c-di-GMP-I riboswitch aptamer from a Phycisphaerales bacterium, 89 nucleotides, folded computationally.
The coordinates come from a structure-prediction model, not an experiment, and the mean pLDDT is 83.
Of the family's consensus pairs, 95% are formed in the model.
NCBI's taxonomy places the organism under Bacteria, Pseudomonadati, Planctomycetota, Phycisphaerae, Phycisphaerales.
Rfam family: c-di-GMP-I riboswitch aptamer. Rfam links the family to the GO term cyclic-di-GMP binding.
[in-house]
């Protein structure tokens, strides 16, 4: 000098829930709330987990369940890849 952690300041985002929006849903966006979170910044590349269109079996009157193509959704589910504020001991 550099690398590793990440105390402190300065901020930053934002769960459940409510309210309105859009969607079959799952979820999403917007206000409103604050569970958290050092990338709770960005992306569905693998894994998971959820909806759902169709079909096709069960049991059976309208429901449910099981399976298949297919599409979707979740980055605050985990892995990966991109970026990014501060920088003490």
């Nucleotide at each position: 000098u550099c690398c590793c952690c990440g105390a402190a300041a300065g901020g930053g985002c934002a769960a459940a829930c409510c309210g309105c929006c859009g969607g079959c849903a799952a979820c999403g966006g917007c206000g409103g709330g604050g569970c958290g979170c050092a990338a709770a910044g960005c992306c569905a590349c693998g894994g998971a987990u959820c909806c759902c269109u169709g079909c096709c079996g069960c049991u059976c009157g309208u429901a449910g369940c099981g399976g298949c193509c297919g599409g979707g959704a979740u980055g605050g589910c985990c892995g990966g890849g991109c970026u990014g504020c501060c920088g003490a001991a």